About this RNA: Predicted 3D model of a 476-nucleotide part of an RNA (small-subunit ribosomal RNA, 3' major domain) from a wastewater metagenome.
[in-house]
Context: one part of a larger RNA
RNA sequence: UGACGGGGGCCCGCACAAGCGGUGGAGCAUGUGGUUUAAUUCGAAGCAACGCGAAGAACCUUACCAAGGCUUGACAUCCCGAUGACCGCUCUAGAGAUAGAGCUUCUCUUCGGAGCAUCGGUGACAGGUGGUGCAUGGUUGUCGUCAGCUCGUGUCGUGAGAUGUUGGGUUAAGUCCCGCAACGAGCGCAACCCUUAUCUUCAGUAGCCAUCAUUCAGUUGGGCACUCUGGAGAGACUGCCGUGGAUAACACGGAGGAAGGUGGGGAUGACGUCAAAUCAUCAUGCCCCUUAUGUCUUGGGCUACACACGUGCUACAAUGGCUGGUAACAAAGUGACGCAAGACGGCGACGUUAAGCAAAUCACAAAAACCCAGUCCCAGUUCGGAUUGUAGUCUGCAACUCGACUACAUGAAGCUGGAAUCGCUAGUAAUCGCGAAUCAGCAUGUCGCGGUGAAUACGUUCCCGGGCCUUGUACA
Numbered sequence: 001u002g003a004c005g006g007g008g009g010c011c012c013g014c015a016c017a018a019g020c021g022g023u024g025g026a027g028c029a030u031g032u033g034g035u036u037u038a039a040u041u042c043g044a045a046g047c048a049a050c051g052c053g054a055a056g057a058a059c060c061u062u063a064c065c066a067a068g069g070c071u072u073g074a075c076a077u078c079c080c081g082a083u084g085a086c087c088g089c090u091c092u093a094g095a096g097a098u099a100g101a102g103c104u105u106c107u108c109u110u111c112g113g114a115g116c117a118u119c120g121g122u123g124a125c126a127g128g129u130g131g132u133g134c135a136u137g138g139u140u141g142u143c144g145u146c147a148g149c150u151c152g153u154g155u156c157g158u159g160a161g162a163u164g165u166u167g168g169g170u171u172a173a174g175u176c177c178c179g180c181a182a183c184g185a186g187c188g189c190a191a192c193c194c195u196u197a198u199c200u201u202c203a204g205u206a207g208c209c210a211u212c213a214u215u216c217a218g219u220u221g222g223g224c225a226c227u228c229u230g231g232a233g234a235g236a237c238u239g240c241c242g243u244g245g246a247u248a249a250c251a252c253g254g255a256g257g258a259a260g261g262u263g264g265g266g267a268u269g270a271c272g273u274c275a276a277a278u279c280a281u282c283a284u285g286c287c288c289c290u291u292a293u294g295u296c297u298u299g300g301g302c303u304a305c306a307c308a309c310g311u312g313c314u315a316c317a318a319u320g321g322c323u324g325g326u327a328a329c330a331a332a333g334u335g336a337c338g339c340a341a342g343a344c345g346g347c348g349a350c351g352u353u354a355a356g357c358a359a360a361u362c363a364c365a366a367a368a369a370c371c372c373a374g375u376c377c378c379a380g381u382u383c384g385g386a387u388u389g390u391a392g393u394c395u396g397c398a399a400c401u402c403g404a405c406u407a408c409a410u411g412a413a414g415c416u417g418g419a420a421u422c423g424c425u426a427g428u429a430a431u432c433g434c435g436a437a438u439c440a441g442c443a444u445g446u447c448g449c450g451g452u453g454a455a456u457a458c459g460u461u462c463c464c465g466g467g468c469c470u471u472g473u474a475c476a
Stems, first nucleotide, its partner, number of pairs: 001476002003473003007470007015460002019424005026314008034305002042053002064300007073125001077124002079121006088103006106115003127289002130287003136283002138278003141274001143272001148187006154163003167178003193266004198234007207224003212221002237260001240254005316417001320376006333364003338357002342353004383414001388409007430452007
């Protein structure tokens, strides 16, 4: 100087407390461990691994296993030789890779050749998702959006170092004020950026409809006032008033205002810590393989299942289930290898046909909880839907291992969950649907969007994590 303390002081955070809803019990989905297996590819490991890499394993992916093949190679450059093609189509053998046969089949030219492509050969080399993240770059997590981390000059100290950065107040903040052997400065904080909440102005179609006509219908004429869209601006600054304070910083209350003291949300992550994670995104040193640890193919596996754990979904019901009605009311997205209205067929998944739309024009698209009426009457039930059987639909060469969905039948556990443990402070929790990426197909996951919409916070003694000062130390 740090680190640590079941030392002290001050302060903060859904840290506790006050509340609301969960997990832990059940079934299923998904990840992991373990076990099994020819293989169940690899990585991730307290918080900070475990719906994580994977924004989507039937083949492919795929790295694993079995079997069958190749050896200058699936891919790149160079050299030599041969051919004029290569590609594509058909047939035969084969599980296919592959092998054989047939058809078709280059360009320029000064006719010397050149270009290009294929095949063969030779070696230089290719190749490796092989090892080492404890050799590395890059990227990322975490403490933590915590308020800290440093430097120059000066001063003090023999020196390591100290001071500044401590102190009195204050703040979300090393934020600001005052004081002070310090005076300044940098990286962080804040602001500048995006979005949302209000208004003005400009613009008015594909959007909108107050007035005038018109229609089944903003449908049409007309209009751009309103909604909305998207450009430019305004607006919030403790600016004003009062009280407290040290006449300061600031705090509390009030006015005006759409908004008040950082208005809400996002992006933004200092010096560093954990030899944290990643050699399997990529790049890369060294080591290793080179008729194989490379590469091609078919099939299998990654989907196994006495069990254990994590994360979720659905429930156990009456604040509910079912049937019918009101065809009630969104936002944000996506669409040409696409979205598909309407009509017809089917109980349905869906099929046939087909308008419109490269979309503020058309479509996906029905929002759902909500509300109204009826029924069920507390039961393993008209709760719950697992499991299983049969018959189907769709995607796709192909749904056996191993897809999703539909109809009929079946109708398991489960009556609110031990010890323990998690999230959340407001348009939040809870609850209800909608969309997108990935994607042929496959979503209870992820990322977004809106609808309905609470309870509680006395307080900081205690648990956890963190910041500042101080003290002790046989630690560095």